[in-house]
Description
The RNA shown here (transfer RNA) has 74 nucleotides and comes from Rhodospira sp. The coordinates come from a structure-prediction model, not an experiment, and the mean pLDDT is 82. The sequence was found in a public genome assembly. Its Rfam family is "tRNA". It is annotated as a transfer RNA.
RNA sequence: CGGGGCGUAGCUCAGCCUGGUAGAGCGCUAGCUUUGGGAGCUAGAAGCCGGAGGUUCGAAUCCUCUCGCCCCGA
Numbered sequence: 001c002g003g004g005g006c007g008u009a010g011c012u013c014a015g016c017c018u019g020g021u022a023g024a025g026c027g028c029u030a031g032c033u034u035u036g037g038g039a040g041c042u043a044g045a046a047g048c049c050g051g052a053g054g055u056u057c058g059a060a061u062c063c064u065c066u067c068g069c070c071c072c073g074a
Stems, first nucleotide, its partner, number of pairs: 001073007010026004020057001028044005050066005
């Protein structure tokens, strides 16, 4: 320098191809249960999707640029 993959909740990831209210598990908070803890059950909080711009009625999703990490080539 060129090519590819990944980036979404505190953590691990799905959703993207085929645009239409942002989800799951674990964890966290509260309640029930228990002598207490754990387990179990119920409810809840937590991200506007790495950043910027564009297309569109509408973008995590499509396009462009860019940042970080990893891999391959030179």